[in-house]
Context: one part of a larger RNA
């Protein structure tokens, strides 16, 4: 160098499973709750099934009866009218007794006596005269009818509920009956209320990876590279508005600050002179602007109007924004003109709903309210209505502010699905702030002397062994800590070799130079690497290697499902907090390697 057996597991980002973790998707499920709607249960009223009596209470109608006191005045005068008589042997007057009303003056029934009157008109006083009598009425109140109703008692017929008999051999269901209960209960509709029991569904984006936190619209200035425009989780700050004057017009004026004079009077109050020139105001940020002033004052006012609207800006639409000039009436000015708010640039909301006014131009007349005639938005028969439209206002922290709905928050480690190396954790990879390790300058310490040793303040490196920034390959999968096996390479050397300085006597040491040959321990405690004891050793260096090594092995840690504590949470649930438990595949095809044969 070909060709074979037999082994080993470094590679072939080895084989399996469109990663389970992390992200995203206006995806899904589960569960959770003081999300948000809605529905079952549950309840609360009204109705309706549902009916009888009787008390009570309340309302109203109807009747009788009683009731009514300013002060004057026999005295408790209700209001009007009529009226000259009214009652009385069918018992007046008076007394006794009971009761009821009451302004404590007396009114009224009832009833025993009693046995012939009593009242009224007419005077006196009163606003009004006789409850003498009769009509009809008013406040109050008693009693009766009826009739509604609250409540209580009771009833049976509706309804329920249980036994017995029968149909009927029948635990159903009818029919008689008998007992309980009963006009409640059920039960139907109408309402209010309550309702994770249950169902539907919301639950924002950005974002040096999500998440926590910040923000989200608009204004001004720098980033902005001398036209405009121009990003970031770049730097800096405002706004969500005021003013009836702080608008208009006409007329006038000039601030601030420093020195210096100057009574109280001071750093600063008012007065004066100089000077510098806008620093000073401008409602309120920042820019740009103003002295003809847009700053400051005063008179007069309402253009803080109406109907349009050439050209232009800027611009994806949608929105903004400037405007000459025309018509009508207007306000100031002598007039020429000036005024469609405010020196500008911030001070905001589409659509849709909803509510208010208006929705008949025009000519007449008119008391200025209006009235009459009279083309006249909404179809395609024609008339009248709702209703709809059109024009202007009002109502949105729709502030996530071009606003998905009038209406919505979580948990998932039980999860699931499509996707992502557009995106994070582990290696790598770029960088090298950090680290690690040198060199430069030497100020100081080293009695003295920087440089034996050490070195501050600073400054230039190297490495690629930490933490880190970046997301560049890998999400149709590169298995992650630590320990076992077995290595390998570096040197910035711990030991062993050689050497050079010393503040090296000597043993010892320190400190630099050359040097990787060969070595660099074993226990306790911890999952632990590390680190602490302990005992030796000539010494117990430091690193790469996918923090070497899981298709070698382990599985104790971390990192699923079960459980449990503390803490967080209303709750499901969560926790770089802690516990106990917890499946490790693969027959070697290539490269690669070791033994061994053959040509």
């Nucleotide at each position: 160098c070909c060709c074979g057996c037999a082994c080993c597991a470094a590679g072939a980002c080895g084989g399996a499973a469109a990663g389970a973790c992390c992200c995203c998707g206006u995806g899904c499920a589960g569960c959770u709750u003081u999300a948000c709607u809605a529905c079952a249960g549950c309840u609360u009223g009204g109705c309706a099934u549902u009916g009888u009596g009787u008390c009570u209470g309340a309302g109203c109608u109807c009747g009788a009866c009683a009731u009514g006191u300013g002060u004057a005045g026999u005295a408790u005068a209700g209001g009007u009218g009529g009226g000259a008589g009214a009652c009385u042997u069918u018992g007046a007057a008076g007394c006794g007794u009971u009761g009821a009303c009451g302004c404590u003056a007396g009114u009224c029934a009832a009833u025993g006596u009693g046995g012939a009157g009593u009242c009224g008109a007419a005077a006196u006083g009163u606003g009004a005269a006789a409850u003498a009598c009769c009509a009809c009425c008013c406040u109050u109140g008693u009693c009766g009818u009826g009739u509604u109703u609250u409540g209580g008692c009771a009833c049976u017929c509706a309804c329920c509920u249980g036994g017995a008999c029968c149909g009927u051999u029948a635990u159903c269901c009818g029919g008689u009956u008998c007992a309980g209960g009963g006009a409640c209960c059920g039960u139907g509709u109408c309402u209010g209320g309550u309702g994770g029991g249950u169902a539907g569904u919301u639950u924002a984006a950005c974002u040096g990876g999500g998440g926590c936190g910040g923000u989200u619209g608009c204004c001004u200035c720098c980033u902005a590279a001398a036209g405009a425009g121009u990003a970031a989780c770049g730097g800096a700050g405002g706004c969500g508005u005021u003013c009836a004057a702080a608008g208009g017009u006409u007329a006038g004026c000039u601030a601030a600050c420093u020195u210096c004079g100057g009574a109280u009077g001071g750093a600063a109050a008012u007065c004066g002179a100089a000077g510098u020139a806008a620093u000073a105001g401008u409602g309120c940020a920042a820019g740009c602007g103003c002295a003809u002033a847009a700053g400051c004052u005063a008179g007069c006012u309402u253009g803080a109007c109406u109907g349009c609207g050439a050209g232009a800006c800027a611009g994806a639409c949608a929105a903004g924004u400037c405007a000459a000039g025309c018509a009508g009436g207007u306000a100031c000015g002598a007039a020429a003109g000036u005024a469609g708010g405010a020196g500008c640039u911030a001070g905001u909301g589409a659509c849709c709903c909803a509510c208010u006014a208006c929705u008949u131009a025009g000519a007449u007349c008119u008391u200025c309210g209006g009235a009459u005639c009279g083309a006249u938005g909404a179809a395609u028969g024609u008339g009248g209505a709702a209703u709809c439209g059109g024009u202007a206002g009002u109502g949105c922290u729709c502030a996530a502010c071009g606003g998905a709905u009038a209406a919505a928050a979580g948990c998932u480690a039980c999860g699931c699905c499509g996707g992502g190396g557009a995106u994070a954790a582990c290696a790598g990879g770029c960088u090298u702030a950090u680290a690690g390790c040198g060199c430069c300058c030497a100020a100081u310490a080293g009695u003295c002397c920087a440089c034996a040793u050490a070195g501050a303040c600073g400054g230039c490196g190297c490495u690629g062994u930490u933490u880190g920034g970046c997301a560049c390959c890998u999400c149709g999968a590169u298995g992650u800590c630590g320990g076992c096996u077995c290595g390998u390479c570096c040197u910035a050397u711990c030991c062993u070799g050689g050497g050079g300085g010393u503040g090296a006597a000597g043993c010892a040491a320190c400190u630099c130079c050359c040097a990787a040959g060969g070595g660099u321990u074993u226990g306790g405690c911890u999952g632990u690497u590390c680190g602490c004891c302990a005992a030796u050793u000539a010494a117990a260096a430091g690193g790469g290697u996918a923090c070497g090594c899981g298709a070698g092995c382990u599985g104790g840690g971390u990192u699923c499902a079960g459980a449990a504590c503390g803490u967080c949470g209303u709750g499901a649930g969560a926790c770089a907090g802690u516990u106990c438990g917890g499946u490790c595949u693969c027959u070697a095809u290539c490269u690669g390697g070791u033994g061994u044969g053959g040509g």